[in-house]
Notes: The prediction has a mean pLDDT of 78. Two RNAs folded together computationally: RNase P RNA and transfer RNA, 453 nucleotides in total. It holds a member of the Rfam family "Bacterial RNase P class A". By type it is a ribozyme.
RNA sequence: CGAGUCGAUCGGGUGAUCGCGGUUCGCUCGCGCGAAUCGAGGAAAGUCCGGACUCCACAGGGCAAGGUGGUGGGUAACGCCCACCCGGGGUGACCCGCGGGACAGUGCCACAGAAAACAAACCGCCUUCCGGCUUGCCGGACGGUAAGGGUGAAACGGUGGUGUAAGAGACCACCAGCGCGCUAGGUGACUAGUGCGGCUAGGUAAACCCCACCUGGAGCAAGGUCAAGAGGGCCGCAAGGCCUGCGCGAACGAGCUGCCCGCUCAAUGUUCGCGGGUAGACCGCACGAGGCUGUCGGCAACGGCAGUCCUAGAUGGAUGAUCACCACCCGCGCUUGAGCGGGGACAGGAUCCGGCUUAGAGAUCGACUCGUCCA
RNA sequence: GGGGCGGUAGCUCAGCUGGUCAGAGCAGCGGACUCAUAAUCCGUCAGGUCGUCGGUUCGAGCCCGACCCGCCCCACCA
Numbered sequence: 001c002g003a004g005u006c007g008a009u010c011g012g013g014u015g016a017u018c019g020c021g022g023u024u025c026g027c028u029c030g031c032g033c034g035a036a037u038c039g040a041g042g043a044a045a046g047u048c049c050g051g052a053c054u055c056c057a058c059a060g061g062g063c064a065a066g067g068u069g070g071u072g073g074g075u076a077a078c079g080c081c082c083a084c085c086c087g088g089g090g091u092g093a094c095c096c097g098c099g100g101g102a103c104a105g106u107g108c109c110a111c112a113g114a115a116a117a118c119a120a121a122c123c124g125c126c127u128u129c130c131g132g133c134u135u136g137c138c139g140g141a142c143g144g145u146a147a148g149g150g151u152g153a154a155a156c157g158g159u160g161g162u163g164u165a166a167g168a169g170a171c172c173a174c175c176a177g178c179g180c181g182c183u184a185g186g187u188g189a190c191u192a193g194u195g196c197g198g199c200u201a202g203g204u205a206a207a208c209c210c211c212a213c214c215u216g217g218a219g220c221a222a223g224g225u226c227a228a229g230a231g232g233g234c235c236g237c238a239a240g241g242c243c244u245g246c247g248c249g250a251a252c253g254a255g256c257u258g259c260c261c262g263c264u265c266a267a268u269g270u271u272c273g274c275g276g277g278u279a280g281a282c283c284g285c286a287c288g289a290g291g292c293u294g295u296c297g298g299c300a301a302c303g304g305c306a307g308u309c310c311u312a313g314a315u316g317g318a319u320g321a322u323c324a325c326c327a328c329c330c331g332c333g334c335u336u337g338a339g340c341g342g343g344g345a346c347a348g349g350a351u352c353c354g355g356c357u358u359a360g361a362g363a364u365c366g367a368c369u370c371g372u373c374c375a
Numbered sequence: 376g377g378g379g380c381g382g383u384a385g386c387u388c389a390g391c392u393g394g395u396c397a398g399a400g401c402a403g404c405g406g407a408c409u410c411a412u413a414a415u416c417c418g419u420c421a422g423g424u425c426g427u428c429g430g431u432u433c434g435a436g437c438c439c440g441a442c443c444c445g446c447c448c449c450a451c452c453a
Base pairs, nucleotide, nucleotide: 001371002370003369004368005367006366007365008364009363010362012326013325014324015323016322017321018320020039021038022037023036024035025034026033027032041346045357046356048355049354050353051352052351053219054218055217056216060261061260062259063258065215066214067213068212069211070084071083072082073081074080085099086097087096088095089094100210101209105208106207107204108203109202122149123148124145125144126143128141129140130139131138132137133136157175158174159173160172161171162170176200178197179196180195181194182193183192184191185190223283224282225281226280231244232243233242234241235240246275247274248273249272250271251270252269253265254264255263256262276452277451278450290309291308292307293306294305295304296303297302328343329342330341331340332339376449377448378447379446380445381444382443385401386400387399388398394433403419404418405417406416407415426442427441428440429439430438
C1' cells in the first nucleotide's frame, strides 16, 4: 500500500422565531397567562423468548400437553451470554452448527433399479448335464457366485495376498470404522496411547417415540379506589359492623383454566344471550435485577466494594417546523483559493426490565490476519 | 396495548402420515336452444415461484425458523 476478520462508540452542532406535553413557582374569582426546567432509540419496532408486578383459592398428586437438548460456568430467569469440546468451511485472523439417543420399539425411504433393509441373481463369471457343430465355441436346463457392469440421494468396509470351478472376511497382513476394557490428562464434554472382540454396523427423531431437565392459568384493556340512598345477604342480644349491587331472561352446583383423584366454597355464585348508560377521574406509573467512574476477583460472560448521577409520562396520545452560520459527504468549476448546486438513513415511547431477530445513509476508533514492496 | 386465526388459479375453497397429487366449483371460450338475452344442455383450453426468504430431508404446499400482508376478539357500571 492492497485485500480482509472481529469488537466498540457515534449517528450532526450552535443561535433565533413560531408551536406541543409534563413538573415547579408567581399572578388571576375563573377561563387562563407568564417565568424556570425537563422532554424517545440503537433499534423505542416484530411481539419471538425470559422475568418483575397484579389477579385467579399461594396452584397438592397422577396422566396428558408444550418446550429445551455437547460440557462447564454466568444470570432474577431464559431458547440469552461467556469459555471449552466435537463436526464443517477458510492460506489465515476467524466464521457456521435446533450439537442427546437410529444395538428400547414402531413407521417411512417416491421414481429408477434384479434387489431399499433379519438383503437381492438383470447383465456378467463358473461347475455339472443335454443338444448342435467348424473340437472349443454356441444354445438350453438345474445350480453356485455380490469380484466386475448398470440404477439410485443411499447397494451391507478399502487395498494387497491366500484360496476356489468361479467367487466370497472363507482366511491372512495393513488401514478405516464399531463395541467393551485399561493407563495418562481434564471438574466435564472429550483427547492421547494401548489391549481384546466380532469381522462391518444405511438414512430419517425440524416422523411417532425414548432419556434428562423445565413449565399452574391469565395478562396493565392485569388489578385497586371513587358521595349518598333504596334493594338483597351475613354476623351480632342490641347499638352497629361487613359484603354485594345497571336492568331483564335462560341454563347450571361452582372453582383449582385439558382429564382423573383429592381439596375448598356454596347460591349475595358462575356462564351465556338481549338491552341501557358512560367512553370518566386518581392510583398502578417512573429509584430500577438503573447508569457512569475507580478498584478487587475471574481467561471471559459477570460479580463484590467505594464514590457519584438521575430530569419523558402522553391517553383526539406531546417531543415538531422554518431560517442563518459552522462541521461532514457528493457533483460542477478551478493553478490554488473564493464560489455554485445537492444530500444526511432506519425509525419513533404507552407498565417496566434482560435478551433475540429484523430495518438501517454514513462517520470514527481499537485489536488482529494474509499478500506485495522498502529499510 | 394484549390475545387468536389466516395467505393455494381471475373469485370461493379442498389438499390424507412429506413422494407421479398441485385439484374442485364459479368465471372464461366455442356450440345448441331463442326473434334476442338470461337460465339450461354439450364440449373445451389455458391459467399457479402454493405470501417471501432461509433451513431439515434424497425430496417441502405439508416439518422448523425469520420476515411481509390481511381478518377477528378483549373496556367500565364510577